[in-house]
């Protein structure tokens, strides 16, 4: 500097239980490991999920259909950074 085939000190931890938070998509803590070499940070493009909220429609009591101010970094890419090992 490059690369992650093996290995790994150390690390993260789906799904599912619980127990809180929220309208909902999902978050948090804890249990748990299915997988991750950036499963570290960050919604900056793009995908996805929701739809409280606003707008149309529609009615009388319920709803549809559009739209992120919502959610996802364990969907793809960006940008920052950082550990182990190989190799020059």
């Nucleotide at each position: 500097u490059u690369u992650g085939a093996a290995a790994a000190a150390g690390g993260c931890a789906a799904a599912c239980u619980a127990u809180u938070c929220g309208a909902a998509a999902g978050g948090a803590u804890a249990g748990g490991a299915c997988g991750c070499a950036a499963a570290g940070u960050u919604a900056u493009g793009g995908g996805u999920c929701u739809a409280a909220u606003g707008u149309a429609c529609a009615a009388c009591u319920c709803g549809u259909a559009c739209a992120a101010u919502g959610a996802u970094u364990g969907c793809c890419a960006g940008a920052c950074u950082a550990c182990c090992a190989a190799a020059c």
Record summary: This is a predicted structure of an 88-nucleotide RNA (c-di-GMP-I-GGC riboswitch aptamer) from Cerasibacillus quisquiliarum. Its mean pLDDT, the model's own confidence on a scale to 100, is 82. It matches the Rfam family "c-di-GMP-I-GGC riboswitch aptamer". Rfam links the family to the GO term cyclic-di-GMP binding.